[in-house]
RNA sequence: UAUUGAAAAAGCCAAAUUCAUUGUGAGAUGGGUACGGAAAGUCAAAGGGUCUCUCGUAGAUAGCCAGACUACCAAU
Repeated sequence: UAUUGAAAAAGCCAAAUUCAUUGUGAGAUGGGUACGGAAAGUCAAAGGGUCUCUCGUAGAUAGCCAGACUACCAAU
């Protein structure tokens, strides 16, 4: 540097649920917990999908799939 991978070990994130706050809502933020994740890191919602409402030049979701950039560990 390239390919493959998530067995072991270190570290990281945190679904559902619960408590508090917030929003009409989908949801968001913080604490507990741990279903899972090998990019569940960052960007992007004007690629496709799903969801919400007051239904439109509206909003939510990146832990649905695809995309761009970067990175840890192990084996070869």